[in-house]
Molecule: small-subunit ribosomal RNA
Organism: Dehalococcoidia bacterium
RNA sequence: AGUACGGAGAGUUUGAUCCUGGCUCAGGAUUAACGCUGGCGGCGUGCCUUACGCAUGCAAGUCGUACGGUCCUGAUGGUUCGCUGUCAGGAUAGUGGCGGACGGGUGAGUAACACGUAGGUAACCUGCCCGGAAGCGGGGAAUAACCCCGCGAAAGCGGGGCUAAUACCGCAUGUGGUCGCUUCAGCCUGCUGGAGUGACUAAAGCCUUUGGGCGCUUUCGGAGGGGCCUGCGGCCGAUUAGCUAGUUGGUGGGGUAACGGCCUACCAAGGUGACGAUCGGUAGCUGGUCUGAGAGGAUGGCCAGCCACACGGGGACUGAGACACGGCCUCGACUCCUACGGGAGGCAGCAGCGAGGAAUUUUGCGCAAUGGGCGAAAGCCUGACGCAGCAACGCCGCGUGGGUGAUGAAGGCCUUCGGGUUGUAAAGCCCUUUUGCAGGGGAAGAAGAUCUGACGGUACCCUGCGAAUAAGCCACGGCUAACUACGUGCCAGCAGCCGCGGUAAUACGUAGGUGGCAAGCGUUGUCCGGAUUUAUUGGGCGUAAAGAGCGCGUAGGCGGCUUGCCAAGUCCGGGGUUAAAUCUCCCGGCUCAACUGGGAGGCGCCCCCGGAUACUGGCAGGCUCGAGGGGAGCAGAGGAGAGUGGAAUUCCCGGUGUAGUGGUGGAAUGCGUAGAUAUCGGGAGGAACACCAGUGGCGAAGGCGGCUCUCUGGGCUCUACCUGACGCUGAGGCGCGAAAGCGUGGGGAGCGAACCGGAUUAGAUACCCGGGUAGUCCACGCCGUAAACGUUGGACACUAGGUGUGGGGGGUAUCGACCCCCUCCGUGCCGAAGCUAACGCUCUAAGUGUCCCGCCUGGGGAGUACGGCCGCAAGGCUAAAACUCAAAGGAAUUGACGGGGGCCCGCACAAGCAGCGGAGCGUGUGGUUUAAUUCGACGCAACGCGAAGAACCUUACCAGGGCUUGACAUGCCGGUGGUAGCAAAGGGAAACCGGAGCGACCCUUCGGGGAGCCGGCACAGGUGAUGCAUGGCUGUCGUCAGCUCGUGCCGUGAGGUGUUGGGUUAAGUCCCGCAACGAGCGCAACCCCUGUCGUCAGUUGCAUUCUCUGACGAGACUGCCCCGCGAAACGGGGAGGAAGGUAGGGAUGACGUCAAGUCAGCACGUCCCUUACGUCCUGGGCUACUCACACGCUACAAUGGACGGUACAACGGGCAGCCAAGGAGCGAUCCGGAGCUAAUCCCUUAAAACCGUCCCCAGUUCAGAUUGAAGGCUGAAAUUCGCCUUCAUGAAGGUGGAGUUGCUAGUAACUGCCGGUCAGCACACGGCGGUGAAUACGUUCCCGGGCCUUGUACACACCGCCCGUCACGUCAUGGGAGCCGGCAACACCUGAAGUCGCUGUGCUAACCCCUUGUGGGAGGCAGGCGCCGAGGGUGGGGUUGGUGACUGGGACGAAGUCGUAACAAGGUAGCCGUAGCGGAAGCUGCGGCUGGAUCACCUCCUUU
Repeated sequence: AGUACGGAGAGUUUGAUCCUGGCUCAGGAUUAACGCUGGCGGCGUGCCUUACGCAUGCAAGUCGUACGGUCCUGAUGGUUCGCUGUCAGGAUAGUGGCGGACGGGUGAGUAACACGUAGGUAACCUGCCCGGAAGCGGGGAAUAACCCCGCGAAAGCGGGGCUAAUACCGCAUGUGGUCGCUUCAGCCUGCUGGAGUGACUAAAGCCUUUGGGCGCUUUCGGAGGGGCCUGCGGCCGAUUAGCUAGUUGGUGGGGUAACGGCCUACCAAGGUGACGAUCGGUAGCUGGUCUGAGAGGAUGGCCAGCCACACGGGGACUGAGACACGGCCUCGACUCCUACGGGAGGCAGCAGCGAGGAAUUUUGCGCAAUGGGCGAAAGCCUGACGCAGCAACGCCGCGUGGGUGAUGAAGGCCUUCGGGUUGUAAAGCCCUUUUGCAGGGGAAGAAGAUCUGACGGUACCCUGCGAAUAAGCCACGGCUAACUACGUGCCAGCAGCCGCGGUAAUACGUAGGUGGCAAGCGUUGUCCGGAUUUAUUGGGCGUAAAGAGCGCGUAGGCGGCUUGCCAAGUCCGGGGUUAAAUCUCCCGGCUCAACUGGGAGGCGCCCCCGGAUACUGGCAGGCUCGAGGGGAGCAGAGGAGAGUGGAAUUCCCGGUGUAGUGGUGGAAUGCGUAGAUAUCGGGAGGAACACCAGUGGCGAAGGCGGCUCUCUGGGCUCUACCUGACGCUGAGGCGCGAAAGCGUGGGGAGCGAACCGGAUUAGAUACCCGGGUAGUCCACGCCGUAAACGUUGGACACUAGGUGUGGGGGGUAUCGACCCCCUCCGUGCCGAAGCUAACGCUCUAAGUGUCCCGCCUGGGGAGUACGGCCGCAAGGCUAAAACUCAAAGGAAUUGACGGGGGCCCGCACAAGCAGCGGAGCGUGUGGUUUAAUUCGACGCAACGCGAAGAACCUUACCAGGGCUUGACAUGCCGGUGGUAGCAAAGGGAAACCGGAGCGACCCUUCGGGGAGCCGGCACAGGUGAUGCAUGGCUGUCGUCAGCUCGUGCCGUGAGGUGUUGGGUUAAGUCCCGCAACGAGCGCAACCCCUGUCGUCAGUUGCAUUCUCUGACGAGACUGCCCCGCGAAACGGGGAGGAAGGUAGGGAUGACGUCAAGUCAGCACGUCCCUUACGUCCUGGGCUACUCACACGCUACAAUGGACGGUACAACGGGCAGCCAAGGAGCGAUCCGGAGCUAAUCCCUUAAAACCGUCCCCAGUUCAGAUUGAAGGCUGAAAUUCGCCUUCAUGAAGGUGGAGUUGCUAGUAACUGCCGGUCAGCACACGGCGGUGAAUACGUUCCCGGGCCUUGUACACACCGCCCGUCACGUCAUGGGAGCCGGCAACACCUGAAGUCGCUGUGCUAACCCCUUGUGGGAGGCAGGCGCCGAGGGUGGGGUUGGUGACUGGGACGAAGUCGUAACAAGGUAGCCGUAGCGGAAGCUGCGGCUGGAUCACCUCCUUU
């Protein structure tokens, strides 16, 4: 520069991520169908199912110029008027000719030379047509029609008689042709051409204007058409592996147009197949069509070419051509007619009918055009064809109006009630008339001068009328464009996938709105695409599915360096072909388009000719580096056989010796006083070989381990002597192949499936223990599988290093290979580049390449069934489908979890002290009861909790009695003026009913208005539901030390880093280090109280240092010293100080978790009730009581009790209150009334303690329950149901089982005091002081928590996940005594039509021979026989399908049963193979694997 015009993805596995992988969607197409809807036109298309059956009509005839006759008409002649002759025209049954082999239909069969393509035919045919040559002479015998007779229901048939021809038969002629013989030239087999000779071999006439025309015969050639043959190409199945008797070939013969086993006789024994024969299944093939970027995939409807078929089979005849769709014969099935004797028929032609089906049209018009048959022609025929009709079935085009129009009308829908939207949409106004209706005109298509148009009065044109006649369908959760409301409430339903629906559904239904397409729109089916998801283009196999257990080796595939030749592959040029249509481009015709005409291109293949020779290949030759051999060395658990050794176990004998031993978590079974175990000596037998021993060695793998010998395989190194590519791989095949297992025979010490005991346990068919058979061992023979693993096939080459180790060689050096260096082979680790989804791999590749083999294609069903092969069996190898799921998976990430690990913390344990659990009582809860025992709270974190105080009230519950605009709020309407309000009598338990009587207020313009009241309407009201619709508040992990962000960096990504690490801390506190650097919420600090001091102030009778109260300050910071450490942080000790390492206490609660708690505190969405689920009242209940639990109180006593005496607080509270003094009472309490609204008064005597006395260990002088009596207080009211006092009564209880709680210092314990609530009621709760301990070695263990790490199949996260039996339901499927069909073969029997062969006594015109006769022969025909033969029958098999009592497993299903196998060390690590056993998962034995956690050790590696 030119060419090329061309490739999009998404959803779904997870908490999240990357990958693998399937499923699904968006696109296009369709002979379609279905649902809803439907105005017009053009062009196309229209039984995909029963090649199922068909009524009716039509679809193939034509020629009188081939022939005789018959009929009709006309003319003309004869005439006995009955008729008859001739001519012309018309018609046509028969004879004859040509055509019915084309055209039209269908797709059954066919896997084949059927089709496609390229060739061959020297192995062939060809009517009509075209061109050339020659000929057409002379005879003969019949026969339809017709006439007569006969048979038959019919279809039809028979006999006799007459007759014509372009029908039939001789003879003549022979250009030619054919055959035989002789001969020549070329050639590819039966080819072509020439010469000579012999034999055989033709014919038809008709018309005529008399010119001729149409025919006929022989022959050569052409064109077009066909037959046959061949190469190549295009389906599935190997769970079809062998097939074949005319089979393969030959010879002779037959047959055909022709080659040929096509047929036949004989001979030979071949032919074919893993490059897939045979068999089975499926299917007409092609041009093309659809899709696709292409390669490819799918498909073969319309149109076109070829083939096949014509009711299902068989057969031939005629013919140029058929084995013949609308011909014949025959068999069969079916239908119809019948007089029952017999006949007729074939729509897969066009219409049409029935049936089937989801489904596919008119019994139309016309030969006007195109084409076909016949004819000389006129013409006739033509359901080919041209048209019309029906169907939105498809494609294309057009329309259903255009403009203007904002009070953004009404209505609808939504609404935060403001509005928004439908929406310029409508109406209205202006305009247009495609379409429609009406009227008028009116083609081309006709070639061909005239005539001739089914379509059709159509297309088209003109005029008139009038917006007039014309819009639906689907969708709106994501993919995917388009959202709201109502209804519904896991229902009804939707759904292509993911998934929606359980009361706020953009996902169901409806509506409004919106999106998309539009006379259509959706749905369903099918195909391609997306799917690089079968991968040639263009995939993979360590862990996702996938390397065969290993080797030897056949076919095949692939193959080193070099020379020459050939030219098969390959490449180039030319030629042929690749039908038309289709496709692409250009141009044209219908107004455009669809459609269609013309031109050009392309059709990648195949064939032929010529050329090139680099590469591959072939042939010939050479080479040595691949490979192999020779020579010299070397290491080794390589294999086989034989022998042999010691240690140990067991057993036997004997000695010593005595009561146990053995075994376990602990035990028991077992063994042992008949002497075990232990120990010593002796002996027997079998099996295995400690140490050496090693990510050491050897082997192909399995695997191989004492020592010696024999036999034997392989490897490595060195040498470079030989061969000269001899190589690599390897489908089938063959061999080897752990353990278990099997057969036969041995052997048997130990171990040890099964089995038997003992334990454990809810059970324990297990784990543990005691026994113990097969087996384990040997020989021989089977089996042929394993986590047969490096989960990694083999070979070769290339691609950084480092460091071990085994074997060999070399260099250097040396006394010495002791080091050191190089190199080859093996075997490990680390690691670069590269690769990988990641993990990881990395000269031993999973890197980069080449060659060959094996294998994979979602999970389950299933490595299963069936079939086949192998095996004695067990079983192995090969290997599906139905059905089902929307996943199943790999790696890695963050969490959570572990009966994993490490580090650390906490009254977590431990060490202590006091308790609880036992008793009685109190309180709460469960349960039970009840008319009601209102409700909530439920492990920690419900249970002296909401309750900081239920006799009424509270109160929400129950019973009964009342009220209904209401007990309470707001608004509106109407009413009311002795109104509102107060309220007597009466009824009643009260609420309430009732209403005598009394009796107002504010404003005013004096009309009235307001408030109130009455009635009504809106509404109130609800402790009714939902804490899983919510707000707010709270609990809890947890005062734990964590939780995050920005930027950067790392990773494909989730994510990581930071926050991990080394120290340190109470602390993610701080320091150091570090691809991180910073920051936020938390921690700490800031706040309050207490402790010390100072300053100032201060009430209480006065004074006042102190004390006290209040305010403001000071003080503590590891600041100082010493030590520890490399340093820092920090830690240990010390000084000073009231206080020392956060001084003690409080308040303060990160991101979040628990759908934690609360709708009954309050608020609030939605739902529900409305003379009640509202409200009022009386009474009752919440206080019940067999029982259980939780939290307390009081005790059980002497550290005590009782009595007497004597001290010392703090925090607080008080006016409907606290209450002094004084007095009364034993006392509760009362009387009393001072003081105090309070540092002043009161509550207020604190108690334990201390001093003294008694008690003397007892159910007591302990303990006080219970009960009785008598009192007090509050309150309308203590019966249900309060508290207190006194007297009396004196219960259980003597320190509390398993278990469990609190507390680390002014703490526990003991001890009182105060307060709130409250009329009263405190063992509870919240505070206050007094007295005042013990212990902490320590972090193994329990609980909780933090950090790091590890495993994981968990992620609603271990209260997780999950396996198998059993039971129930549904579905598909295997086996199954059998039963019933289909298909294709085989054997035998029978055997139609028919060809062929033989025969042919019967019949027999022309022709030939002999002869002349009523003749004979030859020939022909009928008939008979034979071969073959469709079909039928019989038989045994094969194959395939249906069905089947029963049976096997499988899949799925909401909550069923039993256990707990797996996932964490899953609580016995798991898994693989095998064997036995067991309800089940499973357990156990043997061998193997790591795809096992953890700890220690060994080895290797890395860093210093």